The prediction has a mean pLDDT of 78.
A computed fold for a 385-nucleotide RNA from an Actinomycetota bacterium, annotated as Bacterial RNase P class A.
[in-house]
RNA sequence: GCAGUUGGCCGGGCGGCCGCGGCCCCGCUCAAGACAGCGCUCGCGUUGUCUCGAGCCGGGGUCGAGGAAGGUCCGGGCUCCACAGGGCAGGGUGCUGGGUAACCCCCAGGCCGGGUGACCGGCGGAAAGUGCAACAGAAAGCAGACCGCUGGGGACUCGUCCCCAGCAAGGGUGAAACGGUGCGGUAAGAGCGCACCAGCGCCGGAGGCGACUCCGGCGGCUAGGUAAACCCCACCCGGAGCAAGACCAACAGGGGACACGGAGCGGCCCGCUUCAACCGCCCCGGGUAGGUCGCUAGAGGCCGGCGGCAACGCCGGUCCCAGAUGGAUGGUCGCCUCUUGCCGCAAGGCAAGAACAGAACCCGGCCUACAGGCUGACUGCAUCU
Numbered sequence: 001g002c003a004g005u006u007g008g009c010c011g012g013g014c015g016g017c018c019g020c021g022g023c024c025c026c027g028c029u030c031a032a033g034a035c036a037g038c039g040c041u042c043g044c045g046u047u048g049u050c051u052c053g054a055g056c057c058g059g060g061g062u063c064g065a066g067g068a069a070g071g072u073c074c075g076g077g078c079u080c081c082a083c084a085g086g087g088c089a090g091g092g093u094g095c096u097g098g099g100u101a102a103c104c105c106c107c108a109g110g111c112c113g114g115g116u117g118a119c120c121g122g123c124g125g126a127a128a129g130u131g132c133a134a135c136a137g138a139a140a141g142c143a144g145a146c147c148g149c150u151g152g153g154g155a156c157u158c159g160u161c162c163c164c165a166g167c168a169a170g171g172g173u174g175a176a177a178c179g180g181u182g183c184g185g186u187a188a189g190a191g192c193g194c195a196c197c198a199g200c201g202c203c204g205g206a207g208g209c210g211a212c213u214c215c216g217g218c219g220g221c222u223a224g225g226u227a228a229a230c231c232c233c234a235c236c237c238g239g240a241g242c243a244a245g246a247c248c249a250a251c252a253g254g255g256g257a258c259a260c261g262g263a264g265c266g267g268c269c270c271g272c273u274u275c276a277a278c279c280g281c282c283c284c285g286g287g288u289a290g291g292u293c294g295c296u297a298g299a300g301g302c303c304g305g306c307g308g309c310a311a312c313g314c315c316g317g318u319c320c321c322a323g324a325u326g327g328a329u330g331g332u333c334g335c336c337u338c339u340u341g342c343c344g345c346a347a348g349g350c351a352a353g354a355a356c357a358g359a360a361c362c363c364g365g366c367c368u369a370c371a372g373g374c375u376g377a378c379u380g381c382a383u384c385u
Stems, first nucleotide, its partner, number of pairs: 001381010012336007020064008028055003032051009066356001070367002073365005078241004090237005095109005110123005124232002129230002131226002146171002148167009179197006198222001200219008245293004254284003258280001261275005300319008337354007
C1' cells in the first nucleotide's frame, strides 16, 4: 500500500421566533373554612388577614423519546387468583465450568467442521426399543448378484448358449452398497490369515474441578442416516396479565326505616296490627359513565478504587433523567456539517436531499430495520528501510 477479520461508539450541531405535555412559583377571578374589627333588626351583613381548593385566566422557571422506544420471541420484578406433600400428564432446556434476580442470554474452555490466516459455524443419547427414507439400482438395513470371475456337466450352426455349484475382487446405480493399503492364500475369491493404518469397545496409567486430552495393552474384525419422528436420560416449569389490581362515585336500578294514605280493632280521637303502585325524606350495600391511585428513584446513570483471564461482583463518591390518556416531545428561519447533481481552469458558487423509526407498568436479553461517520485490536500478500 492492497485485501480482509473482529470489537466499541455516534447517529446531525449552534442560535432566533412560534407552539405542545409534566412539575414548581407568582399574580388575577371564583368558592369554602377559621380568626379579628365594625354595624344593627342579634344572627345576619360587611371589611381585613390566614389556610385549602378550582379556573375551558395571565406570566415566569425547569425537564421532555431510542439505539433500536420496533417484533412481542425468551427471562424476571410487580399485581390478582390458585396451591399440604408426592406422583402422572403436558411444556421447555440440552458439550463442560462459571456469571446472573432469571434466561432459548453472556463469559471462559472442550471437541468436530470450514478458512493460508485473523476468525467463523455446530453441540446429550442412534452397539435400549419402535418407526421413516423419493428416484436410480439386482440388492437400502441385514442384506444382496444385473454385468462379471471360477469349477463341473450338456448342446450345436464352433463361439456362443443352457443347467448345477462356488465367489463378491472388478464394472455399473445411488446422497449412501458394510473398513483402507499391501503380502500370503485360492479353481476363482473373501479379515480367510498376517503386517501397518483408520474407527469402535474394554482394561490400566498420567493430566484437568469438568467437558476432554495423552500413553500402553487386549478384543472381535467394522458398528450407515434421522430424535424440530416417537422415545430414553438429566435438570427446570402453577394460571392470567397495568384493560393486572386498589379507592371514590353522577344518573338509573335494588334493599330498609320514617312520614302521609287505605283497611281492621262495628261511632270518634290516641294507640296497636296490617297493606302499599307512585310521590317526599333519610340510611344501606353493589356498581356503570367518569375520576384518583398503581406511575416511574430504578437488578438506575456517571466517575474512581479493589477482586476476577472474562462475563461480572463488592466498596466509595456524585446525579435525578418523559409519564401522556385522542395520547406532548413539533414547526419555521439563518449559519455550519455530510451526500448527490450542475457550473467553473481554480478558489469556489448554485440546487436538491439528510437513514431506520418513535415511549404507554418497569427491567435483563435475543432478533429484525438503519443514510452516514469516528475509533481500537488482529490477519494475509506485496514492497521499502